C1' cells in the first nucleotide's frame, strides 16, 4: 500500500428476499429438590447487534467511511 472476510449477551455462534418483542447453548443469579453438593427441572437477570454516517415508512441485514483481528498479493 492493495484485496477478502469476520465483528450480535461474559464466552461460542444463529439471525432466509429489510417488516412489526434480537434469540440458542454455555455461563451467572434465585427457586424446588438434598442433611449438604451434584444432577434435574422452574424462573430471572444481563445487548448502543465494532464506531460514525447515510438510504428507506421501517435497517442485525442494504451502502459509505472508520477502527480491531484474520488470511492473500505486493
Nucleotide at each position: 500500500g492493495g484485496g477478502c472476510g469476520a465483528c450480535u449477551a461474559g464466552c461460542u455462534c444463529a439471525g432466509g428476499u429489510g417488516g412489526u418483542u434480537a434469540g440458542a447453548g454455555c455461563g451467572c443469579u434465585g427457586g424446588u429438590c438434598u442433611c449438604a453438593c451434584a444432577u434435574a427441572c422452574c424462573a430471572g437477570a444481563g445487548g448502543u447487534c465494532a464506531u460514525a454516517g447515510g438510504u428507506u415508512c421501517g435497517a442485525g441485514u442494504c451502502c459509505u467511511a472508520u477502527g480491531u483481528c484474520g488470511c492473500c498479493c505486493a